[in-house]
Molecule: small-subunit ribosomal RNA
Organism: metagenome
C1' cells in the first nucleotide's frame, strides 16, 4: 500500500426518545478511524569505502554446468472436498517500576506430559482428492548437430506432479431460494489462480590478459594436488565427506609482510609517461563488533530474526531497551565542510482495476566569492598642471587629466507595475470511432472537446521611476621577475622560495610618496604533473666527475652464419563484434553572452574473431662451410705440481793469527770488545732468496711466475687444410681459483722484522734515526676471501688513414751461406689522421663506428654504519639502509699567489771591508705609569730627532676658575644723534660688567658751504642663521708613504681554445732594462724603462761691475788708482760621447772584451722624473666636503695650569771612553747662504757672555765671518788622567710684560758615569764611507746634539753568489684564492637535536596446540505432542513437532611462538652549533712523499 481477496469494528460531537435526573436508547458520525487474517513491496532507491592485492575490479570469452517474482507472447486448464486460526467476546491467575511476560502452585481442562481457560468465525489464508496435454525422471527407437563430457528434435511405453472460477462491473432470456428488498445459478466484460513452453530485462558460475611496494620474506602446502563414491547447491567445482595415491605451487616472484575500494575518468605532460579515483556513471564490499541461519523469485537482509562481546541509555537492581556509513541536526576531533528549511508541481519507484496514497529518492529554496562564468563600482571634455602629500642639485620634479569645474549616459542595486516557461498526462463529463459480446448494458484501445493539478513564485523576462549616486581590493617593487626613492633602524629589531639583506648613508627590515601586477578577488600554505634528458621505452650514463663485478669455467635465460622449403607465433592489410552513458574533440542548436545545457558526429590508440600476405622473426624439414671444433706437422716460453741438486752472500760453531778497539749517526749515545772483540784465515752446521743474463722481454684468466736438472701437466702461436657440420657468444644464481696479512695444528728459524725494551731527538716525541728483538716471513695440512684485487677502462664478433719499435713463427726474392729485401699470422709499445671527449686524453690492443649478453651508478655527509640474514674458529667478509644534516660534496682544465720545488738572474742581499748601534752621561720621540690636564694623530718594514722648519704668554686643541649668548668672524631687514666711539674713574687677576668727560666719521643731492634727506660704517632689535681641532680616513676629494727607478703592466687586430684563457711578453742571444738583436701565428701599439729637463766636469763664443789683474803706469803696498777684455770667475749661447773609430768574440745581428783619441768613454757623476696596481696603508687636527652630532655650549673670551709630570721599557742622536791623542801659542786655505722693528765693521768697557756705539750695506760692493780639520812650535806620559765632561753651587749676560713651574748663554767652582761595550742589530763600493768645520729656514729669545744645505781632509775592500733577506723572469706541485700570517684534521670541554643498543615494562597484529563451547543449519533419536489424509477409528498408521543427543561452531580461556609499536635505567657512536683546549695528521718534496 491494497476494502476490486477476508472477518470484525469503534468514540469525542451533533440530532432525538426515555429518564429516578445519576443516566440510557436510536440516527447520523461511519463500514470511516483502528487493529488483525491475506497479497505484494521492504533484496530497489538512499549512504559509506572500515575491510579486500584477488572469492575483487576493467576487457574479452564460455555455461554442452544454472536460476530469474512482477513484464510480455504462446499453448493447456482451473472438477470435488475438508479441518483450522488471528482478530473478537467472556472466565480467570501470577511476575513485573517498565518493556514486556507466564499461567508452575490454587481454581477450569487434561490419563499425563503439559497447557491460560471457554465460545464463535472469513478469505485469493491451509490441507485432502481427481484430472493432467506439456513438464520431470526411465526405458526403446530414429533423424541431426557438435567442443571432449555431449547437445537438440521426433515416436511409442509405463511413472510423478496443480489450481482461487475467487473478486468486481453488467446483463436479463430460463432455472432456484426468498425475510419478497433480492440473492444465487447461467452470459458478457475484467482483474486475478495452477500447469508448461519461450522473450526481454536481471543474476549466478567458469575462463584469458591486465592490476602498487617489499627478496632485510626464499621456499610454501595436507582438503593441501589429483582419483574413485557419496551429500550437497538454482548450477560446475576438494564446495562437504569416506577412502586411495602424493602431489600442487615457486626467481616469469609462490608464501609472507606493508599498503590500498577497482573501473569509465581527472589533473599535468609535445607525447611517452606520472599522480590520482572527490562531484556523475559502473562493479563490488560494509550497516556498532564476531558468527548464525530464517523468510523469500531473490537476503545471509542499513532502519528483519537468533546468539555472543563492547558500548550508551532506562530501572523500584529483579530486568529491560538501542544501533544516522539515510535526510537535516547535536558533542568530540579537526587547518576545514552548510538548514533540525519547501513540496511530492515535476522524474522515477512501490501498492492499487483506479481514484490515489507513500516516498529526506527526487525537485526546490537557504548558508559559504569554496570554483567555474558574466557584468558593475561609470563615460567624455577639463593646465594658473590647483591645494595637499613625497623627493629636491632648490631651479624643479612626481602624484597627474588624477582632482575640483562642464557636459552626458542609465548596467546592478532600490521603488512600481505587469506577468510567462516548467503542465503533460491521468480523471470526470460529454460526442465519435475499434473490438469483446445475444447486446443500441457494460467494457477496453483510439481521436476531439469542457473543466481540474505549481513547492519554487513577494522569482525570471518586460515597462515605468529616481538619480554618479551605494558598491575596490590585494600582493609585490635586489637578482631570478614586471616595478625606486625618501625616512627611521644599526648584525638589533627583523626579512628570506634560492642566491642572500640587517654591524650609522639598507632601492632587500619597518613606515611614507611613488610605481609594477592581478582584480571581485589577491596572497599564503599543503598536495600532484611539469620543468628533470635528476630513472633516460620514446631519451642517459660507468678511464680521471657516482658507477666494470678480483679472475675464469658455467645450468637457466637472452642473442646467434649461409641456401632451399613449409607453417603462421610476434609482425603487416582488411572485415566483423565489442570498447554502457556521461566526460575530452567537432558541428549545429537552447538560456542576451559565457559558464551550462541540449542533438548529431568523431574519438574511445583496447579486446575477441574471420579472412587475407609471408620479406624480417619464430616453429618445423632439408642442405653447406667462412663462425666453432677435431686432426697432421712444427715452434716459443720465469705456465703449473712434485722430486733432487748448486755456487755466492749471512749467520753460528771450533781453531789459528791478532791486540784496542769495534759499530753507528747529521752529531752521539745505547750496544759488542782485553772471559781477546771488529779484522783475518781455516773447517764444519744451518735457514732463505736466487746476482751477473734481465730487456716497457717471455708466459699465465686473474692472483701472480725468474739458479740448475729430471718426472707429470694446462694453455698459446705458426703451418697443412683431411674430418665434424653452427657444434657458437654472453652468463642471473651456482662452482672454482684468488697477492699480503691473519687464524688452526705440526714442523723450521739463517736474514729481516709488527709488538716489546733501550739510546737518542724534542717544549713533549708512545713517531721520523741508532742498538737489540717475539710473533710473522720459510714448509705440510686447513681456514679467511679481502686489496690503489689498477689500464681506476667487463666479455664477444665485425668494420675504420698510416709510421716506427721490440717478441715469436711462416712463405717469397737474392752471388740462395750470411746480411739485406719484401709478404702473412699472433703478441707487446710508442707517436698520430679522421673520430670521439667536460677537458686530460683515446686513436686497429679505441675511451671511434655498430650488434650482442652481463655487472654497475642516481647531490654530499651519515655510512659501508645500523639492523636482520647468509659464511667464518676468530679476526671479520657479504648483502645493506633510515633519522638527521649540508649548498654543496666533485672531475677537468684556466689565472694567480705559495712551497723548508727546480733553473736562470739582479739588489751593500751576503760574503769582504770601513765606522757605528746594543754598554756610559746627557738630548729628543714613544710606551707604560702617573694626572684635574698630562690635548690629538702616527703603529713591522713604511709608528718612535714622525706631524713640531722653535710648547715660558701666545701657540692650544687639554684641564681648573671667572665670564659672554645674534655670539670672536659673515648675510639679510628694520630701527636709531648726545647715537657709535670713549685713552678717564668704580669694580675684577683679566676678560667682562658699571659711570661720567668728550663726542663724531664716509659718499651722494653738489661747483662750493651750511641744513635736510637718501646711503653705507659702527650700534640695537629680528629673522633664517653663525660657530664646533666634536664622531666617521671604512661615505669621500685632494696629498702622501710602500714595494720599487723594481722591470715591468696592458690593448687592438689576427690566430688558437666549447671555455676561462692563451699567443703577443715563451725560447736563443744581450743589456741597468719587456734595452737590444735573432727566431716565431703573429704583426703592431700604448703606460714604464731610456731620452728630452737641471746641475756638475772640458772648451769656444757674447758680456765685462761691485768679480779678475798677465802685460803697462801711479801710490798710502791694499788690484788700492789708472787702466786692461786676456786669465779667474759670474751668466746667457754653443760645441763635446755616438759603441763614432780600430782589433778580436759573436749566427755576418744585437752586443761584449780590448785599444786609439778625447776634459769625460761605454747611463761620465748627481739631481727632478714613480707604470697598472698593491697594503679599505696615512691624513675629517693643514685644505675641502656627504652624513650624523652639540646649539646660554661640544661655540666664544679671558687668567692660572698643562703639553716639560717619571719606578720602568725601546727607537733616533750628541758627548766620550784618549797619544792618528788633550791643551797651550802660532800660522794657511772653502763653498753655499742670510741681512731693514735686519746684518753690523773699525773703536772703547768686560775674564767672557756681552754692553756702548754706530761707518756701511736692499748687498759678485758693506756686515754676518773665525771656517775647522791642517801645518809649525810647545806641553802632557797611559793614570778615571791636564781623558770625559754629566751633576750641582755661586756670580753674571741676553731676550722677552713676564725666564718659579719652564729659555739660551758666560765666569769661577765642583768632576758622575765611562778604560771601546752580551746576545743581537744598522750605513756604506768613490770623491763614496769615515772625519773637519760653515750656512739657513722656523725664530722675541731658545732647550738644535734635530732638519735642509755647503764645502774641506779623505780611504779599505768586494769580480765571489753557497747560505741569510728581497726582487724579477722560466717550470713544477697545490686540497690556497681573505691567496701560507692560507687551508685544515681528530680526541678533549659545553650545548642542542635524531638515532642504535639495552635489563626490561606495556600495547596491537597473526600463527600453532590444547580447554570451554552461544545461537545455528545438518545428522540422530524422539517413550511426550499433534486438527486436515488413510484403516478395522475412545484406537493405530502416514506424516509433522517439542525435548534429548551428536559434528561443525562465534566469542572467551591456558600455553607457546612470531611481527610490530611505544617506552626504560643505562651505554654507544652521529649531525649541528662566530671566537674554548691539545696537538699539528692532510694540502707544497707540507717538512719522514
Nucleotide at each position: 500500500u491494497c476494502g476490486u481477496g477476508c472477518g470484525c469494528g469503534a468514540a469525542a460531537c451533533c440530532u432525538u426518545g426515555c429518564u429516578u435526573c445519576g443516566g440510557u436508547g436510536a440516527g447520523g458520525u461511519a463500514g470511516u478511524a483502528g487493529a488483525g487474517c491475506g497479497g505484494c513491496g521492504a533484496a530497489c532507491g538512499g549512504g559509506u569505502g572500515a575491510g579486500u592485492a584477488a572469492u575483487g575490479c576493467a576487457u574479452g570469452g564460455a555455461c554442452a554446468a544454472c536460476c530469474u517474482g512482477c513484464c510480455u507472447c504462446c499453448g493447456g486448464g482451473a472438477g470435488g472436498g475438508g479441518g483450522a486460526u488471528a482478530g473478537c467476546a467472556c472466565c480467570g491467575c501470577c511476575c513485573g517500576a517498565a518493556a514486556g511476560g507466564g499461567c508452575c502452585u490454587u481454581g477450569g481442562c487434561g490419563a499425563a506430559a503439559g497447557u491460560g481457560g471457554u465460545g464463535g468465525u472469513a478469505a485469493u489464508a491451509c490441507c485432502c482428492c481427481a484430472u493432467g496435454a506439456c513438464a520431470c525422471g526411465g526405458g526403446a527407437c530414429a533423424u541431426u548437430c557438435u567442443c571432449a563430457u555431449g547437445g537438440a528434435u521426433g515416436u511409442c511405453c509405463g511413472g510423478u506432479c496443480a489450481a482461487a472460477g475467487g473478486g468486481u462491473g453488467g446483463g436479463g432470456a430460463u432455472c432456484c431460494c426468498u425475510u419478497c428488498g433480492g440473492g444465487g445459478a447461467c452470459c458478457c466484460a475484467u482483474c486475478g489462480c495452477c500447469c508448461g513452453g519461450g522473450g526481454a530485462g536481471g543474476g549466478g558460475u567458469c575462463c584469458g590478459u591486465g592490476u602498487c611496494c617489499u627478496a632485510u620474506c626464499a621456499g610454501c602446502u595436507u582438503g593441501u594436488u589429483g582419483g574413485u563414491g557419496a551429500g550437497g547447491u538454482a548450477a560446475c567445482g576438494g564446495c562437504u565427506c569416506a577412502c586411495c595415491a602424493a602431489g600442487g605451487c615457486g626467481a616469469u616472484g609462490a608464501c609472507g609482510g606493508g599498503u590500498a575500494g577497482c573501473c569509465g575518468g581527472u589533473c599535468u605532460g609535445a607525447g611517452a609517461g606520472g599522480a590520482u579515483g572527490g562531484u556523475c556513471g559502473g562493479c563490488c564490499a560494509c550497516a556498532c563488533u564476531g558468527g548464525g541461519a530464517c523468510u523469500g523469485a531473490g537476503a545471509c537482509a542499513c532502519u528483519g530474526c537468533c546468539c555472543a562481546g563492547a558500548c550508551u541509555c532506562c530501572u523500584a537492581c529483579g530486568g529491560g531497551a538501542g544501533g544516522c556509513a539515510g535526510c537535516a541536526g547535536c558533542c568530540g576531533a579537526g587547518g576545514a565542510u552548510c538548514a533540525u528549511u519547501g513540496g511530492c508541481a515535476a522524474u522515477g519507484c512501490g501498492c492499487g482495476a483506479a481514484a490515489g496514497c507513500g516516498u529526506g529518492a527526487c525537485c526546490a529554496u537557504g548558508c559559504g566569492a569554496c570554483g567555474c562564468c558574466g557584468c558593475g563600482u561609470g563615460g567624455a571634455g577639463g593646465a594658473u598642471g590647483a591645494a595637499g602629500g613625497c623627493c629636491u642639485u632648490c631651479g624643479g620634479g612626481u602624484u597627474g587629466u588624477a582632482a575640483a569645474c562642464u557636459c552626458c549616459u542609465g548596467u546592478c542595486a532600490g521603488g512600481g507595475g505587469c506577468u510567462a516557461c516548467g503542465a503533460a498526462a491521468g480523471g470526470u463529463g460529454c460526442c465519435g470511432u475499434u473490438c469483446c459480446u445475444a447486446a443500441u448494458a457494460g467494457g477496453u484501445g483510439c481521436g476531439g472537446u469542457a473543466c481540474u493539478u505549481g513547492a519554487c513564485u513577494u522569482c525570471a523576462a518586460c515597462c515605468c521611476c529616481a538619480g554618479a549616486g551605494g558598491a575596490a581590493g590585494c600582493u609585490c617593487c635586489g637578482g631570478c621577475u614586471a616595478a625606486c626613492u625618501u625616512c627611521g633602524u644599526g648584525c638589533c629589531a627583523g626579512c628570506a622560495g634560492c642566491c642572500g639583506c640587517g654591524g650609522u648613508a639598507a632601492g632587500a627590515c619597518g613606515a611614507a610618496g611613488g610605481g609594477a601586477g592581478c582584480a571581485a578577488g589577491c596572497g599564503u600554505u599543503g598536495u600532484u604533473c611539469g620543468g628533470a634528458a635528476u630513472u633516460a621505452u620514446u631519451g642517459g650514463g660507468c678511464g680521471u666527475a657516482a658507477a666494470g663485478g678480483g679472475u675464469g669455467c658455467g645450468c637457466a635465460g637472452g642473442c646467434g652464419g649461409g641456401c632451399g622449403g613449409u607453417u603462421a607465433u610476434g609482425u603487416c592489410g582488411g572485415g566483423u563484434g565489442u570498447g554502457a552513458a556521461a566526460c575530452c574533440c567537432c558541428a549545429c542548436g537552447g538560456c542576451c553572452c559565457a559558464a551550462c545545457c541540449g542533438u548529431g558526429g568523431a574519438a574511445c590508440u583496447g579486446c575477441a574473431u574471420c579472412c587475407g600476405a609471408a620479406a624480417c622473426u619464430a616453429g618445423c624439414c632439408g642442405u653447406c662451410u667462412u663462425g666453432a671444433g677435431u686432426g697432421g706437422a712444427g715452434g716459443a716460453g720465469g705456465g703449473g705440481a712434485g722430486a733432487g741438486u748448486g755456487g755466492a752472500a749471512c749467520u753460528c760453531c771450533a781453531g789459528g793469527u791478532g791486540g784496542a778497539g769495534c759499530g753507528g749517526u747529521g752529531a752521539a749515545a745505547u750496544g759488542c770488545g782485553u772471559u781477546g772483540a771488529u779484522a783475518u784465515c781455516u773447517g764444519g752446521g744451518g735457514g732463505a732468496a736466487c746476482g751477473c743474463c734481465g730487456g716497457u722481454g717471455g708466459c699465465g684468466a686473474a692472483a701472480g711466475c725468474g739458479g740448475c736438472u729430471c718426472u707429470c701437466u694446462g694453455g698459446c702461436c705458426u703451418u697443412c687444410a683431411a674430418c665434424u657440420g653452427a657444434c657458437g657468444c654472453u652468463g642471473a644464481g651456482g662452482c672454482a681459483c684468488g697477492a699480503a696479512a691473519g687464524c688452526u695444528a705440526g714442523g723450521g728459524g739463517a736474514g729481516c722484522a709488527a709488538a716489546c725494551g733501550g739510546g737518542a731527538u724534542u717544549a713533549g716525541a708512545u713517531a721520523c734515526c741508532c742498538c737489540g728483538g717475539u710473533a710473522g716471513u720459510c714448509c705440510u695440512a686447513g681456514c679467511c676471501g679481502u686489496a690503489a684485487a689498477c689500464g681506476a677502462u667487463g666479455g664477444g664478433c665485425a668494420c675504420u688513414a698510416g709510421g716506427u719499435g721490440g717478441a715469436g713463427g711462416a712463405g717469397g726474392c737474392u752471388u740462395c751461406g750470411a746480411c739485406g729485401c719484401c709478404u702473412u699470422c699472433c703478441c707487446u709499445g710508442c707517436c698520430g689522421c679522421a673520430g670521439c671527449u667536460a677537458a686530460c686524453g683515446c686513436g686497429u690492443u679505441a675511451a671511434g663506428u655498430g650488434c650482442c649478453c652481463c655487472g654497475c651508478c642516481u647531490g654530499g655527509g651519515g655510512a659501508g654504519u645500523a639492523u636482520g640474514g647468509u659464511c667464518g674458529c676468530a679476526a671479520g667478509a657479504c648483502u645493506g639502509a633510515a633519522a638527521c644534516u649540508c649548498a654543496a660534496a666533485g672531475g677537468a682544465a684556466u689565472u694567480g699567489a705559495c712551497g723548508g720545488g727546480g733553473g736562470c738572474u739582479c739588489g751593500c742581499a751576503c760574503a769582504a771591508g770601513c765606522g757605528g748601534u746594543g754598554g756610559a752621561g746627557c738630548a729628543u720621540g714613544u710606551u707604560g705609569c702617573u694626572u684635574a690636564a698630562u690635548u690629538c694623530g702616527a703603529a713591522g718594514c713604511a709608528a718612535c730627532g714622525c706631524g713640531a722648519a722653535g710648547a715660558a704668554c701666545c701657540u692650544u686643541a687639554c684641564c681648573g676658575g671667572g665670564g659672554c649668548u645674534g655670539g670672536a668672524c659673515a648675510a639679510c631687514u628694520g630701527g636709531a644723534a648726545g647715537u657709535a666711539g670713549g685713552a678717564a674713574c668704580c669694580u675684577g687677576a683679566a676678560a667682562g660688567g658699571g659711570u661720567a668727560a668728550c663726542g663724531a666719521c664716509c659718499g651722494g643731492u653738489a661747483u662750493c658751504c651750511a641744513a635736510u634727506c637718501c646711503g653705507g660704517a659702527a650700534c640695537c632689535a629680528g629673522u633664517g642663521c653663525a660657530g664646533g681641532u666634536g664622531c666617521u680616513g671604512c661615505a669621500u676629494g685632494g696629498c702622501u708613504g710602500u714595494c720599487g727607478u723594481c722591470a715591468g703592466c696592458u690593448c687592438g687586430u689576427g690566430u688558437c681554445g666549447u671555455g676561462a684563457g692563451a699567443u703577443g711578453u715563451u725560447g736563443g742571444g744581450u743589456u741597468a732594462a719587456g734595452u737590444c738583436c735573432c727566431c716565431u701565428a703573429a704583426c703592431g701599439a700604448g703606460c714604464g724603462a731610456a731620452a728630452c729637463c737641471c746641475u756638475u766636469g772640458u772648451c769656444c763664443u757674447u758680456a765685462g761691475u761691485u768679480a779678475c789683474c798677465a802685460u803697462c803706469a801711479c801710490c798710502u803696498u791694499g788690484g788700492g788708482u789708472g787702466g786692461g777684455g786676456a786669465c779667474u770667475c759670474u751668466a746667457g749661447g754653443g760645441a763635446g760621447a755616438c759603441u763614432g773609430c780600430c782589433g778580436g768574440u759573436g749566427u755576418u745581428a744585437a752586443a761584449c772584451c780590448g785599444g786609439a783619441g778625447g776634459a769625460a768613454g761605454g747611463u761620465g757623476g748627481g739631481g727632478a722624473u714613480g707604470a697598472c696596481g698593491u697594503c679599505a696603508a696615512g691624513u675629517c687636527a693643514u685644505c675641502a666636503u656627504g652624513g650624523c652630532c652639540c646649539u646660554u655650549a661640544c661655540g666664544u673670551c679671558c687668567c692660572g695650569g698643562g703639553c716639560u709630570g717619571c719606578a720602568a721599557a725601546c727607537g733616533u742622536g750628541c758627548u766620550a771612553c784618549a797619544a792618528u791623542g788633550g791643551c797651550c801659542g802660532g800660522u794657511a786655505c772653502a763653498g753655499a747662504g742670510g741681512g731693514a722693528u735686519g746684518c753690523a765693521a773699525g773703536a772703547c768697557c768686560g775674564c767672557g757672555a756681552g754692553g756702548u756705539g754706530g761707518a756701511g750695506c736692499a748687498a759678485a760692493c758693506c756686515c754676518c765671518a773665525a771656517a775647522a780639520a791642517g801645518c809649525c812650535g810647545g806641553u802632557c806620559c797611559c793614570a778615571g788622567u791636564u781623558c770625559g765632561g754629566a751633576u750641582u753651587g755661586c756670580a753674571g749676560g741676553c731676550u722677552g710684560a713676564a725666564a718659579c713651574c719652564c729659555g739660551c748663554c758666560u765666569g769661577c767652582a765642583u768632576g758622575a758615569a765611562g778604560u771601546c761595550g752580551g746576545a743581537a742589530u744598522c750605513g756604506c763600493u768613490a770623491g763614496u764611507a769615515a772625519u773637519c768645520g760653515c750656512g739657513g729656514a722656523u725664530c722675541a729669545g731658545c732647550u738644535a746634539u734635530g732638519c735642509c744645505g755647503c764645502g774641506g781632509u779623505g780611504a779599505a775592500u768586494g769580480u765571489g753568489u753557497u747560505c741569510c733577506c728581497g726582487a724579477g723572469c722560466c717550470u713544477u706541485g697545490u686540497a690556497c684564492a681573505c691567496a701560507c700570517c692560507g687551508c685544515c684534521c681528530g680526541u678533549c670541554a659545553a650545548g642542542c637535536c635524531a638515532c642504535c643498543c639495552g635489563a626490561g615494562c606495556a600495547g596491537g597484529g597473526c600463527c600453532c596446540a590444547c580447554c570451554c563451547g552461544a545461537a545455528a543449519u545438518c545428522c540422530g533419536u524422539g517413550a511426550c505432542c499433534c486438527a486436515a489424509c488413510c484403516c478395522u477409528c475412545u484406537g493405530g498408521g502416514a506424516g509433522g513437532g517439542a525435548g534429548c543427543g551428536g559434528c561443525u561452531g562465534a566469542a572467551g580461556g591456558u600455553g607457546g611462538g612470531u611481527u610490530u609499536u611505544g617506552u626504560a635505567a643505562g651505554g654507544g657512536g652521529g649531525a649541528c652549533u662566530a671566537a674554548g683546549u691539545c696537538g699539528g695528521a692532510a694540502c707544497a718534496a707540507g717538512g719522514u712523499a